[in-house]
Molecule: transfer RNA
Organism: Paraplanobispora siamensis
RNA sequence: CGGCCCGUAGCUCAACCUGGGAGAGCAGCGGUCUUACAAACCGUGGGUGCGGGUUCAAAUCCUGCCGGGCCGA
Numbered sequence: 001c002g003g004c005c006c007g008u009a010g011c012u013c014a015a016c017c018u019g020g021g022a023g024a025g026c027a028g029c030g031g032u033c034u035u036a037c038a039a040a041c042c043g044u045g046g047g048u049g050c051g052g053g054u055u056c057a058a059a060u061c062c063u064g065c066c067g068g069g070c071c072g073a
Base pairs, nucleotide, nucleotide: 001072002071003070004069005068006067007066010026011025012024013023020056028044029043030042031041032040049065050064051063052062053061
């Protein structure tokens, strides 16, 4: 320098291909239970790496950049 893949909640990952309601598990918080703690059960907050474009509508499509990984030179 070039090519490919990845970036979504505190963590691990879905949803992206095929545009339309952003989710799961664990963790956190509140509650029930207990003398208390844990477990169990009930409830609850929290997120699309950044900018631009297309579109009625973008996590999703296009593009630039940033970060990480792999390969080539």